[in-house]
Context: one part of a larger RNA
């Protein structure tokens, strides 16, 4: 000098764009953050029509499907194939695209519901009855899998529309192949500190057989062998999420990883599996622990490192806001519904950028202040005064945008008005006098100032530098 997710002191007019718990991965009241489909299914209620059967419309919980593995948050752990980069072979892949072969025929249940009952609640038990694209058979098998090559195994679901009906059309369902995108696995190389850590290792290293997985593999088990790693730093300890990037620097480098993007990891702590194409699953389940809440003491419930908010901690970091109009995502044939993702508004000079606080004229160089050699000098064209302008702000009207809140723009009006501070002035370093003080009070980044004339302390006048900021402190180059 530059930088900062900053903080502190003094000060503070406006706008745009960004950005905002770096500390306790401490605890969390309340609300919201993941639903959707009636064109898969039966039922209940309400309204209208109807004598009724029923029809139409709306609402509701339930079965079923898809989603909930995305999106959002955090950085605890992790020195590791976690990440980056370049490769590899033994894999899986819902939705999407292309190609191809099918979609025949039966059955038994069950939730909702009704009845009875238990419980404070959460919830549960028994019985009756019911539907499906839920569940289970049979048939068929191009291709698929297994094979001793003879053969064997294994599938499906319908709905809407149209029709008198079939056909047709649309959305689906099953088998197979290919693709795209996604995911799992393996390897080379690369990037922290300590040797005051020097030896480490028994599933350890390899083999055989088996198990397990979507898949390779000591991943696991049995048996066999005795190996494997290490000063090119094993093992141990400390620290740390990694990268794209970012800061600085002429570069080499050094430092850093906040916002945004990619990857990883975590979801009170520890462990576990279930479902599923995908999880060992933040707003799913089970167990244990700690904490907290309710309780009729038998028991039950909870997990903000989602968005807000609260307590606590701290030098320090925001509203319990609006909207699904846009973008995106989920579901749906669609209409649409949901979405604290997102789009906006709000708060903070936290940062960057832009604008303003007026412009021209104006000397007897006014008053006042300060200094003075008492002549004067200086503040100083500064002010007053005069002419002009109207950004910003204020008032009014209008146009456009926007779901709205509101925003942008245009025109008109009054009015120089509504708007300047902060630090410094011995040298480094730009800017000097006076008074006070008297090694006191104090200053200080370094050298150092202050003990009676202090440009170094404190005040004042003046000056210098920046400016809606200016200084200080911390940290990096």
């Nucleotide at each position: 000098g530059g930088g900062u997710g900053a903080a502190c002191g003094c000060u503070g007019g406006c706008g745009g764009c960004g950005u905002g718990c770096c500390u306790u991965a401490g605890g969390c009241a309340u609300g919201c953050a993941a639903g959707u489909g009636g064109a898969a299914c039966g039922c209940u209620c309400u309204a209208u029509c109807g004598c009724a059967a029923g029809a139409u419309a709306g609402a509701g919980a339930g079965u079923c499907g898809c989603g909930a593995a995305c999106g959002g948050c955090u950085g605890a752990g992790u020195a590791a194939c976690a990440c980056g980069u370049a490769g590899g072979a033994a894999u899986c892949u819902g939705c999407c695209u292309c190609u191809u072969g099918g979609u025949g025929u039966g059955g038994a249940a069950u939730a909702g519901u009704c009845c009875a009952c238990c419980g404070a609640a959460a919830g549960g038990u028994g019985g009756g009855g019911u539907a499906a694209u839920a569940c289970c058979g049979c048939a068929u098998a191009a291709g698929a899998u297994c094979u001793c090559c003879g053969g064997a195994u294994g599938a499906a679901a319908g709905g809407g529309u149209u029709u008198a009906a079939c056909c047709g059309c649309c959305c689906g369902c099953c088998g197979a192949g290919a693709g795209a995108g996604g995911a799992g696995c393996c390897u080379g190389c690369g990037g922290c500190c300590c040797a005051u850590c020097a030896g480490c290792u028994u599933g350890u290293u390899g083999g055989u057989a088996g198990g397990g997985u979507a898949a390779u593999g000591g991943c696991c088990u049995a048996c066999c062998a005795a190996g494997g790693c290490u000063a090119c730093g094993a093992c141990g300890g400390g620290u740390a999420g990694g990268g794209g990037g970012c800061g600085u620097g002429a570069g080499a480098g050094c430092g850093u990883g906040g916002c945004c993007c990619c990857c990883c990891a975590g979801a009170a702590u520890g462990g576990g599996a279930c479902u599923g194409a995908g999880a060992c699953a933040c707003g799913g389940c089970c167990c244990a622990u700690a904490c907290a809440u309710c309780u009729a003491c038998g028991g039950a419930u909870g997990g903000c490192a989602g968005c807000a908010a609260c307590c606590g901690g701290g030098a320090a970091u925001c509203g319990u806001g609006c909207g699904c109009a846009a973008u995106g995502c989920a579901g749906g044939a669609a209409a649409c519904u949901g979405u604290g993702a997102c789009g906006c508004c709000g708060c903070g000079a936290c940062g960057c950028c832009g604008c303003g606080u007026g412009g021209g004229g104006g000397a007897u160089g006014a008053c006042a202040g300060c200094c003075u050699u008492a002549g004067g000098g200086u503040u100083g064209u500064a002010a007053a005064c005069u002419c002009c302008u109207u950004u910003u702000g204020c008032c009014a009207a209008g146009u456009g945008g926007g779901a709205g809140a509101c925003c942008a723009c245009u025109u008109g009006g009054a009015g120089a008005a509504u708007a300047a501070g902060c630090a410094c002035c011995c040298g480094c370093u730009a800017a000097c006098u006076u008074c006070g003080u008297g090694c006191c009070a104090g200053c200080a980044g370094c050298u150092g100032c202050g003990g009676u004339a202090a440009u170094a302390c404190g005040g004042a006048g003046g000056g210098u530098g920046c400016a809606a900021g200016c200084g200080u402190u911390g940290c990096c180059c």
Background: This is a predicted structure of a 477-nucleotide part of an RNA (small-subunit ribosomal RNA, 5' domain) from Candidatus Woesebacteria bacterium RIFOXYB1_FULL_38_16. It matches the Rfam family "Bacterial small subunit ribosomal RNA". Gene Ontology terms of the family: ribosome and structural constituent of ribosome. Model confidence (mean pLDDT): 87 of 100.